[in-house]
RNA sequence: UCCGGGAUGGGGUAAUUGGCAACCCGCCAGAUUUUGAUUCUGGAAUUCCUGGUUCGAGUCCAGGUCCCGGAACCA
Numbered sequence: 001u002c003c004g005g006g007a008u009g010g011g012g013u014a015a016u017u018g019g020c021a022a023c024c025c026g027c028c029a030g031a032u033u034u035u036g037a038u039u040c041u042g043g044a045a046u047u048c049c050u051g052g053u054u055c056g057a058g059u060c061c062a063g064g065u066c067c068c069g070g071a072a073c074c075a
Base pairs, nucleotide, nucleotide: 001071002070003069004068005067006066007065010025011024012023013022019055027043028042029041030040031039048064049063050062051061052060
C1' cells in the first nucleotide's frame, strides 16, 4: 500500500426483507431476610464519526477513525 471481516448501554452478545433497539451479567431503588447472600419487582444507561438514499437506517451507499486476519513491498 492492497484485499476481506468487524465496531451496538459499564462488560458480553442479539435484532426477519430496512419497520417500536432486546437478552444475560453488572449498577441503582424497593420487597423478602435478624443482617448479608440468594430470590422477586421496578429503574437508569446503547447502534464508532461525518454525510447521503428513503415515509422510515443498527442494517443500504460514500468518505474517515480504530481493531482483527491475509497479501504485497523493503531489509
Overview:
The prediction has a mean pLDDT of 80. A computed fold for a 75-nucleotide RNA from a Polyangia bacterium, annotated as transfer RNA. It matches the Rfam family "tRNA". It is annotated as a transfer RNA. Taxonomically the source falls in Polyangia (Bacteria, Pseudomonadati, Myxococcota).